[in-house]
RNA sequence: AAACGGCAAACUGUCCGAAAGGGCGGGACGCAAAGCUAGAGGGCCUUCCCUCCGCUAAGGAGGAUGGCAGCCUGGCCACCGAA
Repeated sequence: AAACGGCAAACUGUCCGAAAGGGCGGGACGCAAAGCUAGAGGGCCUUCCCUCCGCUAAGGAGGAUGGCAGCCUGGCCACCGAA
C1' cells in the first nucleotide's frame, strides 16, 4: 500500500440525571487508537447543594464533590501490515 474489519458527530426514540451529560436502539459527520485512563497536568461544560449579595423575594456572583477521553499533553493496552 492493500484486505478482514472496527468506532460513530449532528439529529432522533426511550431510560437515568437538578443540569452538564450518560446508557440502549436508529443514524453517519468524521476517526489509524474516536480503545482505556478525568485520583497525571492543562482546558472546557454544568450547579442539586454550599457560601456571599439581594427585601427571608425574584434574581445575581463564586465554588466541583458532577461531567467531557470526539479539546490538548501524558500514561496503559492493542488489530492488519505488501514492496

Model confidence (mean pLDDT): 89 of 100. c-di-GMP-I riboswitch aptamer from a soil metagenome, 83 nucleotides, folded computationally. It matches the Rfam family "c-di-GMP-I riboswitch aptamer". Rfam links the family to the GO term cyclic-di-GMP binding.